Annotation: This is a predicted structure of a 95-nucleotide RNA (SAM riboswitch aptamer (S box leader)) from Hymenobacter sediminis. Its Rfam family is "SAM riboswitch aptamer (S box leader)". About the family: The SAM riboswitch is found upstream of a number of genes which code for proteins involved in methionine or cysteine biosynthesis in Gram-positive bacteria. The prediction has a mean pLDDT of 84. Taxonomically the source falls in Hymenobacter (Bacteria, Bacteroidota, Cytophagales, Hymenobacteraceae).
[in-house]
RNA sequence: UUUUUAUACAGAGGCGUGGAGAGACAGGCUCGACGAAACGCCGGCAACCUUCCGUAGCAGUACGGAAACGGUGCCAACUCCUGACCAUAUAAAAA
Repeated sequence: UUUUUAUACAGAGGCGUGGAGAGACAGGCUCGACGAAACGCCGGCAACCUUCCGUAGCAGUACGGAAACGGUGCCAACUCCUGACCAUAUAAAAA
């Protein structure tokens, strides 16, 4: 990067560096010098993988709850809203 499957109304931010943008795209709307992006440090959340418990089942598994050492992810606004719904993002698996 491509393909497949799943999810996207829950949850969770401080500091330092930096210095004008950011929210994918178009239109809107919003955030931003009371400091944007990016990077670093520390902290946090619990979506997927993972671990544990419960219920149903012969089983594959499904549903619910908990944990956060590990692999990812995430921490303004429902994916910010509308549109395109395989448009975008993320996870897991495969090439």